[in-house]
Context: one part of a larger RNA
Molecule: small-subunit ribosomal RNA, 5' domain
Organism: Chlorosarcina stigmatica
RNA sequence: GGAUGAACGCUGGCGGCAUGCUUAACACAUGCAAGUCGAACGAGAUAUUUUUGGCGUAAGUUAGAAAUAUUGUAGUGGCGGACGGGUGCGUAACGCGUAAGAACCUACCUUUCGGAGGGGGAUAACUCUGGGAAACUAGUGCUAAUACCCCAUAAAGCUGAGGAGCGAAACACUAAUAGUGGCCGAAAGCGGGGCUUGCGUCUGAUUAGCUAGUUGGUGGGGGUAAUGGCCUCCCAAGGCCACGAUCAGUAGCUGGUCUGAGAGGAUGAUCAGCCACACUGGGACUGAGACACGGCCCAGACUCCUACGGGAGGCAGCAGUGAGGAAUUUUUCGCAAUGGGCGCAAGCCUGACGGAGCAAUGCCGCGUGGAGGAAGAAGGUCCGUGGAUUGUAAACUCCUUUUCCCAGAGAAGAAGUUCUGACGGUAUCUGGGGAAUAAGCUCCGGCUAACUCCGUGCCAGCAGCCGCGGUAAUACGGGGGGAGCAAGCGUUAUCC
Numbered sequence: 001g002g003a004u005g006a007a008c009g010c011u012g013g014c015g016g017c018a019u020g021c022u023u024a025a026c027a028c029a030u031g032c033a034a035g036u037c038g039a040a041c042g043a044g045a046u047a048u049u050u051u052u053g054g055c056g057u058a059a060g061u062u063a064g065a066a067a068u069a070u071u072g073u074a075g076u077g078g079c080g081g082a083c084g085g086g087u088g089c090g091u092a093a094c095g096c097g098u099a100a101g102a103a104c105c106u107a108c109c110u111u112u113c114g115g116a117g118g119g120g121g122a123u124a125a126c127u128c129u130g131g132g133a134a135a136c137u138a139g140u141g142c143u144a145a146u147a148c149c150c151c152a153u154a155a156a157g158c159u160g161a162g163g164a165g166c167g168a169a170a171c172a173c174u175a176a177u178a179g180u181g182g183c184c185g186a187a188a189g190c191g192g193g194g195c196u197u198g199c200g201u202c203u204g205a206u207u208a209g210c211u212a213g214u215u216g217g218u219g220g221g222g223g224u225a226a227u228g229g230c231c232u233c234c235c236a237a238g239g240c241c242a243c244g245a246u247c248a249g250u251a252g253c254u255g256g257u258c259u260g261a262g263a264g265g266a267u268g269a270u271c272a273g274c275c276a277c278a279c280u281g282g283g284a285c286u287g288a289g290a291c292a293c294g295g296c297c298c299a300g301a302c303u304c305c306u307a308c309g310g311g312a313g314g315c316a317g318c319a320g321u322g323a324g325g326a327a328u329u330u331u332u333c334g335c336a337a338u339g340g341g342c343g344c345a346a347g348c349c350u351g352a353c354g355g356a357g358c359a360a361u362g363c364c365g366c367g368u369g370g371a372g373g374a375a376g377a378a379g380g381u382c383c384g385u386g387g388a389u390u391g392u393a394a395a396c397u398c399c400u401u402u403u404c405c406c407a408g409a410g411a412a413g414a415a416g417u418u419c420u421g422a423c424g425g426u427a428u429c430u431g432g433g434g435a436a437u438a439a440g441c442u443c444c445g446g447c448u449a450a451c452u453c454c455g456u457g458c459c460a461g462c463a464g465c466c467g468c469g470g471u472a473a474u475a476c477g478g479g480g481g482g483a484g485c486a487a488g489c490g491u492u493a494u495c496c
Stems, first nucleotide, its partner, number of pairs: 001496004006492005013366006019359002021324001026322003030319003035079003040076002044071012086277003095201007104193003109189007117151004126141001128139004157166003171181003202249003209240003214237004219233004252274004256267004279300005302313004330356001332355003338352001339350004369399004379390004404433006413423001440485005445466003451480005461468002
């Protein structure tokens, strides 16, 4: 000199764009953050229509049944809750980066070839009876399906050396046998993922030996989507290491970022890719995919409820609270856009996201007026008392209106000829008003741009280094003057 997710002191007008718990992966009140589908299904509710029975001469009323339409809550079922969002605890590792590889999987989507024949038994909801303070739960009886099961069929598929064997399916909407959306098998693709390997990846030798599933086995068995000591039995005795094993410490990695002429050094906030984690530890279930942040089970710590028998919870999601700290924001608006989930769709959900709010936290831009104006006013300061300086500075005259205030008009962003805008009556434009609403901070001994007076008297104090101060201090404190930067300026911390 440059830089920062900065903090502190003094000061503070506006706009645009960014950024904002670096500390306690500390504990969390409250609200929201993952639902959706009635075009899979049964039941319920409401309305209308039709119909049957009772009463009635009739109007009508009451009870039941059917059809249609709409639909709240709950239930069965499907898809999604493995994405999106957060954090950096752990991890020195095939974790990451890069370059290769073979023994694999892949829901939705795209393309292609085929297929969807027949039958069955349940169960939730619901009814009834119980238990419990609650959370919840037991039994009885009924019922549906794109839920479940069986038979048939089997080109390519799977198993097998071969003979051979195995293995599917579901319907819905519609006036319809048009059609549309789904269903099953197989193949290919896109995109995604699992696995293996070469190389690279911090410090310590005041850590020198480490290792029994350890190393290997065309030995047996098991397991996985898949290779493999991944697991088990047997056999052999190997494997790693001074090119640093093992142990210990520290740490998420990268694209990048900062600095530097570069080489390099430092760093890994925001944004993007990968990994790991979700109160702590362990485990599996479901599923194409998890060993699953807002799922389940067990154990533990903590908090809460309790009728003491037993239960409930997990903000490292968005806001917000306490605590810690030098220090980091609103319990805001909207799904209008982009994207995601579900749905034929209409649409619903979306603290992702788009916006607004707060903070000079940073970067960039603008302003705080312009021109004229010498009696060089007054006042201040200095003085050799002549004057010098503040200083064209002010006053005063003329002008302008960026900003500011008031009024009027008023977007693009909408893709989809209609409708749909949170931002927002915002940006922007026009008119009116009036210099009006807007300057500080640090420094002035040398380095280093900028000097004098007074006070103080090795005191009070300053200080980045050298060093100033003990009676004329350009170095302390104040005044005047000056220098530098400027809505900032200085200090501290850290990196180059």